Predicted 3D model of a 351-nucleotide part of an RNA (small-subunit ribosomal RNA, central domain) from a metagenome.
[in-house]
Context: one part of a larger RNA
RNA sequence: CUGGGCGUAAAGCGAGUGUAGGCGGUUGCCUAAGUCGGAUGUGAAAGCCCCGGGCUUAACCUGGGAAUUGCAUUCGAUACUGGGCGACUGGAGUUUGGUAGAGGUAAGUGGAAUUCCGGGUGUAGCGGUGAAAUGCGUAGAUAUCCGGAGGAACAUCAGUGGCGAAGGCGGCUUACUGGACCAAAACUGACGCUGAGGCUCGAAAGCGUGGGUAGCAAACAGGAUUAGAUACCCUGGUAGUCCACGCCCUAAACUAUGUCAACUAGACGUUGGGCUCAUUAAUGAGCUUAGUGUAGUAAGCUAACGCGUGAAGUUGACCGCCUGGGGAGUACGGCCGCAAGGUUGAAACUC
Repeated sequence: CUGGGCGUAAAGCGAGUGUAGGCGGUUGCCUAAGUCGGAUGUGAAAGCCCCGGGCUUAACCUGGGAAUUGCAUUCGAUACUGGGCGACUGGAGUUUGGUAGAGGUAAGUGGAAUUCCGGGUGUAGCGGUGAAAUGCGUAGAUAUCCGGAGGAACAUCAGUGGCGAAGGCGGCUUACUGGACCAAAACUGACGCUGAGGCUCGAAAGCGUGGGUAGCAAACAGGAUUAGAUACCCUGGUAGUCCACGCCCUAAACUAUGUCAACUAGACGUUGGGCUCAUUAAUGAGCUUAGUGUAGUAAGCUAACGCGUGAAGUUGACCGCCUGGGGAGUACGGCCGCAAGGUUGAAACUC
């Protein structure tokens, strides 16, 4: 080098974009670099291997051959790979017409509810719990009606429904904007796949500056519980949660399943589109296409669980990662960060 793996045993980077690189559809001609064959030269001798010879044998010595799988030159072969030129349309993309959608950004706006404030009615409790107490209330609470303020979140619709690369996205309206899908044609003509580095995005918490603060609520305080109770329960309550800008870059970032492509029985839902047929005219049936699911087996796979056309089946291309447990995602060093810390990432020792 080859050889094993990565759903749950160690192992898929959180996700995308893309540089180098690797790999790459059909067909004709040329080339002959890779590839294959022949020849020549060289590949020292000894040794190894084979066939002989000489010491009575062997070791040993000796003759010949083979081997030396290599390199160089040269003559050929042209299936495959590469290179050059040309062509093609199936991969990929563009145009036209439609469709659905919580996709993104910004601005505006709506109602319900909580809280607070003002006023009215009204009187002794309210609240809370397993039971209580702290707490609030005769300075008039709770309850109820009217008015106002302010912040945050958007009930029903709502759905193993939709959209997005992932994180994620949910009141309504408008503006700007990304992607997807479908149908029928036309066009470009391999323009493709993956992707070390790089770059971009990346929940929550956290950080910086400035705002905002209704509810909730780390920390904190009090009341309970308890042997104790730095908790679970209760009453309060500050950061924070919200906004703008800038950082942080982690997660059970999970489908614990990398991306792309091809192939391999079916059955039943559901979302978006198209076609055909039937009618009771807004529904049904069938076909097709792109998603999203269910049960479970036909095959197959798996240690089993299970997976099973969105594969964990059968294959190909490329990347990432794993190699006993602990020590340890630690130390040291590098890089990044305001910090918190992140990333890269050992060893001794021990079982």
Overview: Model confidence (mean pLDDT): 86 of 100. Rfam family: Bacterial small subunit ribosomal RNA. Rfam links the family to the GO terms ribosome and structural constituent of ribosome.